This is a predicted structure of a 473-nucleotide part of an RNA (small-subunit ribosomal RNA, 3' major domain) from an uncultured bacterium. Its Rfam family is "Bacterial small subunit ribosomal RNA". The full RNA is in RNAcentral, with records from ENA, Greengenes and SILVA. The prediction has a mean pLDDT of 81.
[in-house]
Context: one part of a larger RNA
RNA sequence: UGACGGGGGCCCGCACAAGCGGAGGAACAUGUGGUUUAAUUCGAUGAUACGCGAGGAACCUUACCCGGGCUUGAAUUGCGCAGGAAUGUUGCCAGAGACGGCUUCAGCCUUUCGGGGCCUGCGUGAAGGUGCUGCAUGGUUGUCGUCAGCUCGUGCCGUGAGGUGUCGGCUUAAGUGCCAUAACGAGCGCAACCCCUCUCCUUCGGUUGCCAUCAGGUAAUGCUGGGCACUCCGUGGACACUGCCAUCGCAAGAUGUGAGGAAGGUGGGGACGACGUCAAAUCAGCACGGCCCUUACGUCCGGGGCUACACACGUGUUACAAUGGCGGUUACAGAGGGAUGCCACCCAGCGAUGGGGAGCCAAUCUCGAAAAGCCGCCUCAGUUCGGACUGGAGUCUGCAACCCGACUCCACGAAGCUGGAUUCGCUAGUAAUCGCGCAUCAGCCAUGGCGCGGUGAAUACGUUCCCGGGCCU
Numbered sequence: 001u002g003a004c005g006g007g008g009g010c011c012c013g014c015a016c017a018a019g020c021g022g023a024g025g026a027a028c029a030u031g032u033g034g035u036u037u038a039a040u041u042c043g044a045u046g047a048u049a050c051g052c053g054a055g056g057a058a059c060c061u062u063a064c065c066c067g068g069g070c071u072u073g074a075a076u077u078g079c080g081c082a083g084g085a086a087u088g089u090u091g092c093c094a095g096a097g098a099c100g101g102c103u104u105c106a107g108c109c110u111u112u113c114g115g116g117g118c119c120u121g122c123g124u125g126a127a128g129g130u131g132c133u134g135c136a137u138g139g140u141u142g143u144c145g146u147c148a149g150c151u152c153g154u155g156c157c158g159u160g161a162g163g164u165g166u167c168g169g170c171u172u173a174a175g176u177g178c179c180a181u182a183a184c185g186a187g188c189g190c191a192a193c194c195c196c197u198c199u200c201c202u203u204c205g206g207u208u209g210c211c212a213u214c215a216g217g218u219a220a221u222g223c224u225g226g227g228c229a230c231u232c233c234g235u236g237g238a239c240a241c242u243g244c245c246a247u248c249g250c251a252a253g254a255u256g257u258g259a260g261g262a263a264g265g266u267g268g269g270g271a272c273g274a275c276g277u278c279a280a281a282u283c284a285g286c287a288c289g290g291c292c293c294u295u296a297c298g299u300c301c302g303g304g305g306c307u308a309c310a311c312a313c314g315u316g317u318u319a320c321a322a323u324g325g326c327g328g329u330u331a332c333a334g335a336g337g338g339a340u341g342c343c344a345c346c347c348a349g350c351g352a353u354g355g356g357g358a359g360c361c362a363a364u365c366u367c368g369a370a371a372a373g374c375c376g377c378c379u380c381a382g383u384u385c386g387g388a389c390u391g392g393a394g395u396c397u398g399c400a401a402c403c404c405g406a407c408u409c410c411a412c413g414a415a416g417c418u419g420g421a422u423u424c425g426c427u428a429g430u431a432a433u434c435g436c437g438c439a440u441c442a443g444c445c446a447u448g449g450c451g452c453g454g455u456g457a458a459u460a461c462g463u464u465c466c467c468g469g470g471c472c473u
Base pairs, nucleotide, nucleotide: 007473008472009471010470011469012468013467015463016462019426020425021424022423023422026318027317028316029315030314031313032312033311034309035308042053043052064304065303066302067301068300069299070298076126077125078124079123080122081121082120083119084118087106088105091102092101093100109116110115128293129292131291132290133289137287138286139282140281141280142278144276149188150187151186152185153184154183155164156163157162168179169178170177194270195269196268197267199238200237201236209228210227214225215224216223241264244258245256246255247254248253320419324378325377326376327375328374329373336367337366338365341360342359345356346355347354348353385416390411391410392409393408394407395406396405432455433454434453435452436451437450438449
C1' cells in the first nucleotide's frame, strides 16, 4: 500500500423477508459424467461447463473406426520436357464404391510463325495436416458488474515506500452534485448524445385507409370512378426541465398534494461494459511462433460410429385433472417469411397428403392464431384425466429412412393422484398462461434458440439474519 476478519459504522442488489409459479418424485426430449465399444471424434468442468461450440450428425457434414485405393497428391501455383484447343459427351466390362479397362460423338483462340493462352502425362520446387502446445501469441469472449469506481499533471506533506486530491457533512441510481477543504485542475468510467416505444404538429404520397364527401354497382365487400379529411407509413419537428405551487434545507436536493399534461421526477426497453481479476475460454472459426507426420498424423471412397446403456447429474416438455377434458359454434393480433418459393379456390382422401388451378418477386397475392366467449356431455374414477410403449396400415422428403427421419389413421393404453432433504425465477404489462413467426434447413428427431403479440395477477412490514458488492475505519 493492499487483501482478509465468525471487528465496527454507513449504504445497495429478487440478497433475505412478503408473495406467485416452478425444479427435486413420474414418462419422455436433450446435454454431461460413467460404463461399454472396432469407434462411440474433439473441446467446454464451482459461481463463469452440462438444450454449451452445434442457428439442423441418415450419406455428406465428420474431425472417429473397419476395409479398399492414390502418392506433386482433393484444391492453388512456378519451372522443364512430351502430347493435345478449351470444353464436354455416349455406351460397355469388373467392382461395395473410389479407382481401373475399353469405347462413341461434337470441338482450335491468337501469332511477329520462334511461340503464347488452356488441358493431360512425366520430373521438380512450393503442398497438405480439425496433429501438439490457449502456460509462446493475435483476435474474440465469459466473469466480478452497468458495480462506481480506476488514474494522471502540477503543487504540498513524508528520508522513503507513499500520502493528499479521491477524506469530512448533506445528497444521489451514480467519485451524481452541493458545502467544507493544501490542494487546484484533468482523463478513462457515470449521465447525456444513438435506436425502439408512448402523445401531438407540419410536409409528401397512395396497390394502406375512408363512405368523411360525390357518383356507379353488388347477394355482399373500397368492389369501381374519384379524393387525401381521418387511420396508417415515411421524413422533419415539438414535448419533461423538479419548469410551476406548498413544506423542510445555506445549497445540492427531498417530501407532498396538486395544476397542466399522452407521459413526472434517469417515463419504459435496448445498444453501450472503466483500470483490471481469474497464466479463465478458444491453436477445432480464423490468423500465427515453436515442435511433430510426409507411399502418411496427407487425401479419395464404401460401410459403420458420433443415436450404445446396470447407472448418476443438469436443463426442459407433457401430465397427475372439474379454474378441467371432449364435441359443436363463434370473434380479435403483432412481428416476420415467400420464386427449384408462399399457395387462395375446387376436387379426391377420416387424415398426413395428392391432382387441378388463380394471384404474388409482394403495405397489392399468400402463410395465418390460440387461450377467451356461447351451447351441450362428462361428476371425482387411474376416469371421456394422462399419454409413454407396442402392433398394423399409410403420406412426404431424399440415390437411399435397417442401424437412424418427420407426419397421419386405427388399435394398445404404462408410470403418474402434486413430489424428502434441498433449491430456482420473478417487483408490472412483470410473473403466470395462450398461441404465432424466423434462422439453420432436401427432410428433420425444435419440447431447443431468437423474436412477436393475446389474456393478465399477488406481494414488498422491513434490513435482524443468508449471499454478493461499495465507502470510511